[in-house]
Formats: sequence, C1' cells, structure tokens
RNA sequence: GGUCAGGUCCUGCGCGGCGCAGGCCUGUGAAUCCGGUCAGAUCCGGAAGGAAGCAGCCGUAAACGGUACCCUGUGGGUGACGUGGGGCUGCCUGGCUGGA
Repeated sequence: GGUCAGGUCCUGCGCGGCGCAGGCCUGUGAAUCCGGUCAGAUCCGGAAGGAAGCAGCCGUAAACGGUACCCUGUGGGUGACGUGGGGCUGCCUGGCUGGA
C1' cells in the first nucleotide's frame, strides 16, 4: 500500500423495557322524557281478579373518578439484546499479502 472480515454509521424484523390512549375491573351516577319490582293510594268489576302506576329499592345509559395485573393500539436519541439487509468518505480491531 492492497484485500477480506468484524465494529462504529443507516435501516427492517423480533424480544424485553419505558411512556401515552383505549379496553377489562371498580366507585358515583337519570325528580321527569331508562328498565325491572312497585308499599300506600287510584281506576275497572256484583265477585274472583285485572289495569295503570307515585315514593322507595335494584340494575344500568351518558358523564365523571380510581386502577396493580392482563389485553389492544401507538411512540422513542429505549437496550454494554438477537437477526437480516445496506454502506465502507473516514476511524478502530484482526487475518492474508505486496513493496521499501
């Protein structure tokens, strides 16, 4: 000096991790235009029964709050992780080799 390989560089994929959002779970939650059950009272009936249905109670919708794990989506100057591809102007390591 040449050449090859690896790393640094770029990038795809995978795995883990962190963040965000949603789901799951849970709490509150409609006087009335949600549902159910409807005491009392009301209506129909000769009666047996039936009807509508306030309060209350139960369950929920929207909404608001909580949320460790799990699931989904998504993001990165995430990683002394893996793998593939690209590139080698330059730098580092190693092999081979030529000249002086």
This is a predicted structure of a 100-nucleotide RNA (Bacterial small signal recognition particle RNA) from a Chloroflexia bacterium. It matches the Rfam family "Bacterial small signal recognition particle RNA". By type it is a non-coding RNA gene. From the family's description: The signal recognition particle (SRP) is a universally conserved ribonucleoprotein involved in the co-translational targeting of proteins to membranes. Clan: SRP clan. Of the family's consensus pairs, 96% are formed in the model. It was read from a public genome assembly, where an Rfam model found it.